[in-house]
Molecule: transfer RNA
Organism: Chloroflexota bacterium
RNA sequence: CGGGGCGUAGCGCAGUUGGUAGCGCGCGUCGUUCGGGUCGACGAGGUCAUGGGUUCGAAUCCCGUCGCCCCGACCA
Numbered sequence: 001c002g003g004g005g006c007g008u009a010g011c012g013c014a015g016u017u018g019g020u021a022g023c024g025c026g027c028g029u030c031g032u033u034c035g036g037g038u039c040g041a042c043g044a045g046g047u048c049a050u051g052g053g054u055u056c057g058a059a060u061c062c063c064g065u066c067g068c069c070c071c072g073a074c075c076a
Stems, first nucleotide, its partner, number of pairs: 001072007010025004019056001027043005049065005
């Protein structure tokens, strides 16, 4: 320098025929217990990396930027 993949809740991930964003773990409250764990119920938590564009509508499509990973090339 060229090509490809990824970026979604605290962590790991799903969601890609465009239509009000979900699962597991974790966290909080309550129940159960002498107490804790387990188990059960309820709940909080997300500018979907970022800036634009297309669209009635974008996590999803298009362009740029940033970060991480992989492959190749070049130099030494």